[in-house]
RNA sequence: AUAUUAAUUAGGCAAACUUACUGAAAAGUAAGGGCGCAAAGCCACGGACCUAAAGCGAGAUCGCCAAGGUAGCCGGGUUGCCGGA
Numbered sequence: 001a002u003a004u005u006a007a008u009u010a011g012g013c014a015a016a017c018u019u020a021c022u023g024a025a026a027a028g029u030a031a032g033g034g035c036g037c038a039a040a041g042c043c044a045c046g047g048a049c050c051u052a053a054a055g056c057g058a059g060a061u062c063g064c065c066a067a068g069g070u071a072g073c074c075g076g077g078u079u080g081c082c083g084g085a
Stems, first nucleotide, its partner, number of pairs: 004085002012037002017032006035072001041078003045075003048070003055064004
């Protein structure tokens, strides 16, 4: 340095919900909060899912559509903390 791996320690992240702000929405950010997480760090590349502003079609509120989102849906890529052997 690489691979494998048990029990721990320190430390880390933060669901629902609440408040404020941004956004058409989905959702995001900050603070509180703590359901959970060993990559719940990072990347929308493949699939999946959410939204549908603009646009298109219908026609008077409906359909289609991502160039908007979800990394805490799955896969993939990439980086990495403590610690015994």
Molecule: c-di-GMP-I riboswitch aptamer
Organism: Ferroacidibacillus organovorans